[in-house]
RNA sequence: GUCCCCGUAGUUUAACGGAUAGAACAGUGGCCUCCUAAGCCGCGGAUGGAGGUUCAAUUCCUCCCGGGGACA
Numbered sequence: 001g002u003c004c005c006c007g008u009a010g011u012u013u014a015a016c017g018g019a020u021a022g023a024a025c026a027g028u029g030g031c032c033u034c035c036u037a038a039g040c041c042g043c044g045g046a047u048g049g050a051g052g053u054u055c056a057a058u059u060c061c062u063c064c065c066g067g068g069g070a071c072a
Base pairs, nucleotide, nucleotide: 001071002070003069004068005067006066007065010025011024012023013022018055027043028042029041030040031039048064049063050062051061052060
């Protein structure tokens, strides 16, 4: 340099183009307990950026950014 894949919460991840973007762990509040752990009930937190297509974009298209791989 060319081509391919990936990017969603602190982490691991789901989501035919259409429901309030869903869960697990972690965090935090409460219950329970003599205390802690475990268990139970809650809470907060996410679509890499900019455009485009569409009535509607996490999803499709383009460019950029970041990561990984193949070839040179």

Background:
This is a predicted structure of a 72-nucleotide RNA (transfer RNA) from a Candidatus Nealsoniibacteriota bacterium. The prediction has a mean pLDDT of 81. RNAcentral holds the sequence, with entries from ENA. The organism belongs to Candidatus Nealsoniibacteriota, within Bacteria. Rfam family: tRNA. Rfam's curators write: Transfer RNA (tRNA) molecules are approximately 80 nucleotides in length. It is annotated as a transfer RNA.